[in-house]
RNA sequence: AACGAUAAAGGCAAACCCAAAGAAAUUUGGGGACGCAAAGCCACGGACCUUAAGGUAGUAACAACCAAGGUAGCCGGGUUACCAAAU
Repeated sequence: AACGAUAAAGGCAAACCCAAAGAAAUUUGGGGACGCAAAGCCACGGACCUUAAGGUAGUAACAACCAAGGUAGCCGGGUUACCAAAU
C1' cells in the first nucleotide's frame, strides 16, 4: 500500500404500515429490518422510472424527440471517512 474476517465497537435501513409534500416517478418524518464495508456525499457518463406544465414535428387517439423531474439500495466515475484479524 492492497484486501477486508462467522472479530469488536458503532452506523445505515428494503418490503410493508402511518403521516406529510408532489401531476407522477419519488421524497421527508415515525414505526419496521431485506440487506449493506462506503447502502456517506455528488446526477459527471451509461441505464432505468415519471410526464402536470413548456417546446419540435405529427396523430383519430396514443407513441416519439427535446425539455423537466427522479433513482447514489442499477452500473461506472469523482470525493470524504470509523475499526482492522489473517493474507
The prediction has a mean pLDDT of 86.
The RNA shown here (c-di-GMP-I-GGC riboswitch aptamer) has 87 nucleotides.
The sequence was found by an Rfam model in a public genome assembly.